[in-house]
This is a predicted structure of a 75-nucleotide RNA (transfer RNA) from a Candidatus Micrarchaeaceae archaeon. Its mean pLDDT, the model's own confidence on a scale to 100, is 82. Rfam family: tRNA. The family's RNA type in Rfam is transfer RNA.
């Protein structure tokens, strides 16, 4: 230098192909129930405007472009 893949709650991921209801799950966290107490279990809550910017569109996590970061391969 070239090619491909990835980036979404604190963590691990789904959702992207085929744009459309409030962006979801598990774990963690907070509150409560249960217990003598803890764990487990159960109920409830908070938490991401989706790596950044621009474009397309009535509408973008999703499509296009330019960057940034990470991984793999080729040279």
């Nucleotide at each position: 230098g070239g090619g491909c893949c990835c980036g979404u709650a604190g963590c691990u991921c789904a959702g992207c192909a085929u744009g459309g209801u409030c962006a979801g799950a598990g774990c963690g966290u907070c509150c409560g129930a249960c217990u003598g107490a803890u764990a487990a279990u159960c109920g409830g809550g908070a938490g991401a405007u989706c790596c950044g910017g621009a474009g397309u569109u009535c509408a973008a996590a999703u499509c296009u472009c330019c960057g940034c970061g990470g991984g793999c391969c080729c040279a």